[in-house]
């Protein structure tokens, strides 16, 4: 080693922006604005009420 990319996290309470991408809105189209959505914690064990956060191991 975190949504497609790029990077946040809280020294244990199920996750944030940019960028992209869908849908609408807006225009003669188109971009751009503006609003909405979708979308992830490399695997397998331990500990713990709980683990993306801590220990082991593995790629």
């Nucleotide at each position: 080693g975190u949504g497609g990319c790029u990077u946040a996290g809280a020294c244990g309470g199920u996750a944030a922006a940019g960028c992209g991408u869908c849908u609408g809105u807006c225009u003669a189209c188109a971009a751009u604005u503006c609003a909405g959505g979708a979308g992830a914690c490399c695997c397998a064990g331990g500990u713990u009420c709980g683990a993306u956060c801590c220990c082991u191991g593995g790629c």